[in-house]
Molecule: SAM riboswitch aptamer (S box leader)
Organism: Bacillus solimangrovi
RNA sequence: AUCUUAUCAAGAGCAGGUGGAGGGAACAAGCCCUACGAAGCCCGGCAACCGACUUCAAUUACGAAGCACGGUGCUAAGUCUUGCAGUCAUUCGGCUGAGAGAUAAGAA
Repeated sequence: AUCUUAUCAAGAGCAGGUGGAGGGAACAAGCCCUACGAAGCCCGGCAACCGACUUCAAUUACGAAGCACGGUGCUAAGUCUUGCAGUCAUUCGGCUGAGAGAUAAGAA
C1' cells in the first nucleotide's frame, strides 16, 4: 500500500506540564480554532473494537451483561461543511445515498 466486515448525531482537562506557530486528512471553496497560547510530546480522561478475566445463557454452532488488566483508538465544531447522484422546497436550504476518509478486527 490492497481487499473484506463493522462503526462514525454520544463521551472525554472552560487554571494540568512541556512546547513554541500553526491547526481543522489531501485538493478546491467556505467556515472556524489559535500568543486569554496551535501542532507535537508527557500526564489526566473518554469509549469499549480485539484479547484476558467474572457472571448468566447455551452446548452442534452462535450469545448477553460486566470489568477496564493487556493491544489499539479517541479527547473543538456530525467525519466542521460543501464538491457526485436522487429527492423536497419560490429562495436561503432540508433529507437520503454514493464517493473519499478515520478507527477496529481479519485476509492475501